The RNA shown here (transfer RNA) has 73 nucleotides and comes from a Minisyncoccota bacterium.
Rfam family: tRNA. From the family's description: Transfer RNA (tRNA) molecules are approximately 80 nucleotides in length. Rfam links the family to the GO term triplet codon-amino acid adaptor activity.
The source organism's lineage runs through Bacteria, Bacillati and Minisyncoccota.
[in-house]
RNA sequence: GCCGAUGUAGCUCAAUUGGCAGAGCAACGCUUUUGUAAAGCGAAGGUUGUCGGUUCAACUCCGACCAUCGGCU
Numbered sequence: 001g002c003c004g005a006u007g008u009a010g011c012u013c014a015a016u017u018g019g020c021a022g023a024g025c026a027a028c029g030c031u032u033u034u035g036u037a038a039a040g041c042g043a044a045g046g047u048u049g050u051c052g053g054u055u056c057a058a059c060u061c062c063g064a065c066c067a068u069c070g071g072c073u
Base pairs, nucleotide, nucleotide: 001072002071003070004069005068006067007066010025011024012023013022019056028042029041030040031039049065050064051063052062053061
């Protein structure tokens, strides 16, 4: 330098051919216990990497850029 993959909650990951952004774990609160752990319940937590474009509507499609990983030279 060229090609490809990935980027979503604190962490690990879904969201299926465009139609209300979710789960598990962690942390927080409550119940239970003499207490802790475990268990149960609840609430909260997101500019979907960035900037644009297409569309009534974009995590999803298109372009550029950024970061990480891999391959080729």